Small-subunit ribosomal RNA from an uncultured bacterium, 1436 nucleotides, folded computationally.

RNA sequence: GAUAAACGCUGGCGGCGCACAUAAGACAUGCAAGUCGAACGAACUUAAUACCUUGCUUGCAAGGUAAGCGGUUAGUGGCGGACUGGUGAGUAACACGUAAGGAACCUGCCUAUUAGAGAGGAAUACCAGUGAGAAAUCACUGCUAAUACCUCAUAUGCCUUAGUUAUCGCAUGAUAAUAGAGGGAAAGGAGCAAUCCACUAAUAGAUGGCCUUGCGCCUGAUUAACUAGUUGGUGAGAUAAAAGCCCACCAAGGUAACGAUCAGUAGCCGAACUGAGAGGUUGAACGGCCACAUUGGGAUUGAGAUACGGCCCAGACUCCUACGGGAGGCAGCAGUCGGGAAUAUUGCGCAAUGGAGGAAACUCUGACGCAGUGACGCCGCGUAUAGGAAGAAGGUUUUCGGAUUGUAAACUAUUGUCGAUAGGGAAGAAAAAAGACUGUACCUAUCAAGAAAGCUCCGGCUAACUACGUGCCAGCAGCCGCGGUAAUACGUAGGGAGCAAGCGUUAUCCGGAUUUAUUGGGUUUAAAGGGUGCGCAGGCGGCGUGUCAAGCAAGCGGUAAAAUAGCGGGGCUCAACCCCGUCGAGCCGUUUGAACUGGCGCGCUUGAGUUCAGGCGAGGUAGGCGGAAUUCGUGGUGUAGCGGUGAAAUGCAUAGAUAUCACGAAGAACUCCGAUUGCGAAGGCAGCUUACCAGUCUGCGACUGACGCUCAGGCACGAAAGUGUGGGUAUCGAACAGGAUUAGAUACCCUGGUAGUCCACACAGUAAACGAUGAGCGCUAGGUGUCCGGGUCGCAUGAGACUUGGGUGCCCGAGCGAAAGCGUUAAGCGCUCCACCUGGGGAGUACGCCGGCAACGGUGAAACUCAAAGGAAUUGACGGGGGCCCGCACAAGCGGAGGAACAUGUGGUUUAAUUCGAUGAUACGCGAGGAACCUUACCCGGGCUCAAACGACUCAGGAAUAUAUUGGAAACGAUGUAGCCAGCAAUGGUCUGAGUCGAGGUGCUGCAUGGUUGUCGUCAGCUCGUGCCGUGAGGUGUCGGCUUAAGUGCCAUAACGAGCGCAACCCCUACCGCCAGUUGCCAACGGGUAAAGCCGGGAACUCUGGCGGGACUGCCGGCGCAAGCUGCGAGGAAGGCGGGGAUGACGUCAAAUCAGCACGGCCCUUACGUCCGGGGCGACACACGUGUUACAAUGGCAGGUACAGCGGGAAGCCACCUGGUGACAGGGAGCGGAACCCGAAAGCCUGUCUCAGUUCGGAUUGGAGUCUGCAACUCGACUCCAUGAAGCUGGAUUCGCUAGUAAUCGCGCAUCAGCCAUGGCGCGGUGAAUACGUUCCCGGGCCUUGUACACACCGCCCGUCAAGCCAUGGGAGCCGGGGGUGCCUGAAGUACGUGACCGCGAGGAGCGUCCUAGGGCAAAACUGGUGACUGGGGCU
Repeated sequence: GAUAAACGCUGGCGGCGCACAUAAGACAUGCAAGUCGAACGAACUUAAUACCUUGCUUGCAAGGUAAGCGGUUAGUGGCGGACUGGUGAGUAACACGUAAGGAACCUGCCUAUUAGAGAGGAAUACCAGUGAGAAAUCACUGCUAAUACCUCAUAUGCCUUAGUUAUCGCAUGAUAAUAGAGGGAAAGGAGCAAUCCACUAAUAGAUGGCCUUGCGCCUGAUUAACUAGUUGGUGAGAUAAAAGCCCACCAAGGUAACGAUCAGUAGCCGAACUGAGAGGUUGAACGGCCACAUUGGGAUUGAGAUACGGCCCAGACUCCUACGGGAGGCAGCAGUCGGGAAUAUUGCGCAAUGGAGGAAACUCUGACGCAGUGACGCCGCGUAUAGGAAGAAGGUUUUCGGAUUGUAAACUAUUGUCGAUAGGGAAGAAAAAAGACUGUACCUAUCAAGAAAGCUCCGGCUAACUACGUGCCAGCAGCCGCGGUAAUACGUAGGGAGCAAGCGUUAUCCGGAUUUAUUGGGUUUAAAGGGUGCGCAGGCGGCGUGUCAAGCAAGCGGUAAAAUAGCGGGGCUCAACCCCGUCGAGCCGUUUGAACUGGCGCGCUUGAGUUCAGGCGAGGUAGGCGGAAUUCGUGGUGUAGCGGUGAAAUGCAUAGAUAUCACGAAGAACUCCGAUUGCGAAGGCAGCUUACCAGUCUGCGACUGACGCUCAGGCACGAAAGUGUGGGUAUCGAACAGGAUUAGAUACCCUGGUAGUCCACACAGUAAACGAUGAGCGCUAGGUGUCCGGGUCGCAUGAGACUUGGGUGCCCGAGCGAAAGCGUUAAGCGCUCCACCUGGGGAGUACGCCGGCAACGGUGAAACUCAAAGGAAUUGACGGGGGCCCGCACAAGCGGAGGAACAUGUGGUUUAAUUCGAUGAUACGCGAGGAACCUUACCCGGGCUCAAACGACUCAGGAAUAUAUUGGAAACGAUGUAGCCAGCAAUGGUCUGAGUCGAGGUGCUGCAUGGUUGUCGUCAGCUCGUGCCGUGAGGUGUCGGCUUAAGUGCCAUAACGAGCGCAACCCCUACCGCCAGUUGCCAACGGGUAAAGCCGGGAACUCUGGCGGGACUGCCGGCGCAAGCUGCGAGGAAGGCGGGGAUGACGUCAAAUCAGCACGGCCCUUACGUCCGGGGCGACACACGUGUUACAAUGGCAGGUACAGCGGGAAGCCACCUGGUGACAGGGAGCGGAACCCGAAAGCCUGUCUCAGUUCGGAUUGGAGUCUGCAACUCGACUCCAUGAAGCUGGAUUCGCUAGUAAUCGCGCAUCAGCCAUGGCGCGGUGAAUACGUUCCCGGGCCUUGUACACACCGCCCGUCAAGCCAUGGGAGCCGGGGGUGCCUGAAGUACGUGACCGCGAGGAGCGUCCUAGGGCAAAACUGGUGACUGGGGCU
């Protein structure tokens, strides 16, 4: 885009079309084929007329008769019922289409022409009578007519028969003329008549039919063979006519790979739909042909039928029946039931068109013309038009400003298609009447915007977006895919988009799809080259020339029905629709042409082959020979192990192994040479030698003369494993056994070992049979090896250079290719032929067939299922891949953890609550740098609800606060006292009340977020611009070499530069200088003390804190192109980044935090808010992390004695004095600090303890206290006395640290009333050991490689098993189906035979024979359904 459509929602009008696709299922009822009285007899009927009779109201009524004009019609007869109309079951066929042929034919009615119609005869229906039957119907007897039937006559140019002549034809033969013989016709009717109609014979035409042939016409080869009237001949028969159409005889043919036969499916065409076309699909409606008429068979009549509304028979079904018998055929028009997703009225009319009959009038006509139903389709029209901003209301949304619906509506004006009412009113009928449609189309007038819009969609494809609801639910979905709390994708709404009386959905066809490729595809790796050769058929084929004209080309002619389509016109108001004109592919005929293809002939040598000469090779087959090795045997020597492995064990060995020597035996394989070497068609081929066979190359001539290429079937070859028979068996070695390994180990490793491995013969026929690349020929730049030949030049002995052929490699250009790559050995450019492919899985499976001894091979599906499977390349990530490098990463060391007790955090458990968060590294002395109350978020209980606090506004009134007691657990109340305020006073108040808007929430979501933080990682990386390369992703730069702590630098370089990181700039520290000199310092001078910078003073030193300097591989040697590296270098306080800090690239982990804060959304609002008391966060069988103290002598204890730094201090630090054993208390000076205070310890000296659960260790517990605080019960720290637990150096494993570091020792600070601090952050004192080195573990960086990974190895993914569902193969069987075969039986009927019966006769009845539908029996093949069980497969 289309449709004979259906379904959902919706629906105003008209025109033109279309309408059972399914059950060729069954059908009630009515109608659809009759007509002619001018063929015939007969019957019935009667207006008017005439006559008669009767009655009377005297011109009426009734009855009868007659002839005759009419009318009707059962029967005989004629014509028509073979047309029209319906359907598509069957049919793969001369059925259909197209083009020819019929010299092999027929044709009623019609047209034209010629001739004719004489004489006779016998019946019969109807009817009448009798009879049978329920009926349908029938029998007998009798009468009668014809255009019914028969006989005779006449007759042609008719038929039969045998001739002659002429002309013609492709053959048989045809036509014409001619003279014989024989045969065969007829009907009348109407009319006063003319005449008309009908009849007979014949010829011609027209029309319609019949037969034959060429070409065209679906699928399956898992259908490969089929055929006995089969193929042909002769003769006879049959027919309108050719013919095995039928029969007799004879012959043995005929069809088929160019697809016979069989099976399945199907009416064919004009045309229709689609498509640029070529094609593909369809065959409704309209038209042509065919076939069929309940199923099957059969004939009759006839011009025509094997007959839809005729007959006979058989079958099934339905109906009637008196049970004896009968009747029927909607695939005609309506209609009914059924089936189905689904398809209309039991309408009107013969007015038109057409048909039948008739002389005609006319009759009949469900053909047809019309109407009805259905948006089923196409076309047309309408549902208004113009103005109208306060941009109304309402709706939706919102950032609350607005935006949008929206000129839309309202409102104002206008119009009248359509509609309603009324009036007029056709054509359709050429000519008097006659119009179903129909008072229709159309016209006019009036009325009135009045009655008339929906459907689908809005994530992308694809035009159109927001809100709410929902929360992987409900649902959507054509594909991709949406939905798990912010859904433009679900549902609803608003808005929007599209189409519009329709819109969507479903189904089907074509297109897009060059996705079956003729136009117009491919096969190295995506699906796809056969394992290889030979080769019949087939396809294709070199140069020259002649000829033919089949292909090919052109002209002309015939045909190509109409309708349709195209073009041009015309008619309905337009259009759809209808009408007119014109145009034609193909096929056939004819004429011409001769380039090309083809046929035939002649010639040629370049393709191909032969001969001669010379080479080459693991080419093949058969025979012979050889040495080394291996194993075994015998003997010798010799002794304890051998062997084997990662390490072992099994095994062998004192009965003497292994080792070694000698001899012998056997079988198999051929070391070195030996390689991008050679040969072969491929598989494949390797010691030497002989024989035979084959191939290929080169060279020179000669010869043949296209002999060629390819190749479906076919034939042959064909590794390894395997099979059969017979040999052989040294080694190796499936199976098997044992030993190991392992969680297991039916494996890898080891020890053995059978088949096999070897030979002969015969099968098998497959491989990643690979160059994953079929064969042949030609053409198209180069470079460089190598093997086998030839030539020229050169050399004349280890000489090559150039060139020309044939092989075999590498590199690369053009070109090709998706890329990788290929690239004269093509995957380039062309030609020829063969093979093969068409999404993945199912599956190279099943079934069938073929082959095979078997194993198995060849051929080779479908159901079902998925939306991918796949190729090449890219970037990452990963690897028990590689290379380089780094890090307390390992190693080397030192000290710890893991065992104990305790402290602390976590898990778990418990609980009313044990609030919450953090959870590998990167949670666990973490948030918390201070949980007794508070904190506090948790639990229990008691209160409050403008609320505990705050802001704004309004209102009320403002003039004015301290304290005590008391109730209560407190919050919260109550009361008193003193003061104050207002008021004349009583009294009231002394800050609160009322209301509104904001509240409040440590409730949820860190996966909606900001901010902040951890980690990789202080690792050296991460990017950009321009250029270049690539179809592209992307690459290059950033790679490579050297170097560095460093993408630090240098060199190189299709890259050149740049940015964020690195480094540097900043701070502390180490040295020096300058400036300054108190609260710090004290060298010189003076004073002074028991002593002391204590004082005067000094500005040197130390120090303090400002400013500067200093270090840069700067210098020297060595190495290096350079960058740089190096040195017990120099100098220097410091040396190669001097030490430490701050500083954290692009990013990763949906990492952490909504409970620090902020914030979107959601949720609570007499509570999830808030206040208070108490409790809990401190629980305790247990498990883990982080620490402290120890286990002791490098130590404990006691006494004595010395030296810091960072810091802090007023609700503070507290000297000093007194008391207390002590915590501390009472006094009390100084200090907001270089001034006062905050006791350093280890160390050193002396003594003691002497290896023990101790004079170690200090937990736990008892008692007594101190301090802080409203308060130490749950639940504080400290002190003293007493008690004195575990623990004697810690399993597997594991942590930190490279120098002022580890270790060890103490001190300070924050938080803080106090403190559970052994924690955290700082400070100084004392002060080591070790680093060979980078194999390994962990982490990281760069380069490279593989990848089926990309939420990226914590990836992906395989098979079994368990379970559900689905389709399918096998299956004892069971049940069907269509076709064929054989035998039996055999209706009707034609033909033939007979015919004693009937008939005057013609002829017939009857009987028989042949054939046959149908029925029965039988065996087999094909095909379908089903089936316990079973096999694999798919999805989950």
Model confidence (mean pLDDT): 81 of 100.